Model confidence (mean pLDDT): 77 of 100. This is a predicted structure of a 158-nucleotide RNA (SAM riboswitch aptamer (S box leader)) from an Ignavibacteriales bacterium. NCBI's taxonomy places the organism under Bacteria, Pseudomonadati, Ignavibacteriota, Ignavibacteria, Ignavibacteriales. It was read from a public genome assembly, where an Rfam model found it.
RNA sequence: UUCUCAUCGAGAAAGGCGGAGGGAGCAGGCCCUACGAUGCCUUAGCAACCGGUUCCGUCCCGGAUAAUAGAGACGGGAUGCCAAGGUGCUACAUCCUGCCCAUCUCAUCCCGCCCCGAUAGCUAUCCGGGUCGGGACGGGAAAUGGGAAAGAUGAGAA
Numbered sequence: 001u002u003c004u005c006a007u008c009g010a011g012a013a014a015g016g017c018g019g020a021g022g023g024a025g026c027a028g029g030c031c032c033u034a035c036g037a038u039g040c041c042u043u044a045g046c047a048a049c050c051g052g053u054u055c056c057g058u059c060c061c062g063g064a065u066a067a068u069a070g071a072g073a074c075g076g077g078a079u080g081c082c083a084a085g086g087u088g089c090u091a092c093a094u095c096c097u098g099c100c101c102a103u104c105u106c107a108u109c110c111c112g113c114c115c116c117g118a119u120a121g122c123u124a125u126c127c128g129g130g131u132c133g134g135g136a137c138g139g140g141a142a143a144u145g146g147g148a149a150a151g152a153u154g155a156g157a158a
Base pairs, nucleotide, nucleotide: 001158002157003156004155005154006153007152008151013043014042015041016040017039021032022031023030026098027097028096029095044090045089046088049086050085051082052081056080057079058078059077060076061075062074065071094150099147100146101145102144103143108141109140110139111138112137114135115134116133117132118131119130
């Protein structure tokens, strides 16, 4: 670096160095930041991915051995406990959204189309158009839920 699998709304900060932007990248939003952020170092902590420091406990399944029962190496699943070690993490949901699908369109906004009414203009009538108001329908935004993509971390493999 690539691939596979799992997890990602919980949790956990002080000191020192340093001195300007930072929250991975692009855009929008929302935040953090000279009361010193981001970053680096030290210490402390969180969690339980790997793990069980003399291969931890309970339950279930398979099961070498074995005549049977019992026992049962070993493997798998569920659940609990622990925290010595390898990582990781310690603002905000992976800070939120972006792409796809579904629901809802009660209310709000935008667009399209249709209907009704009013009005200025016109010598007048009719037709058409403009503007304003009301209504029906369709689509979208927004909202909610799910998924994807990208990313992070771990374990395994190349």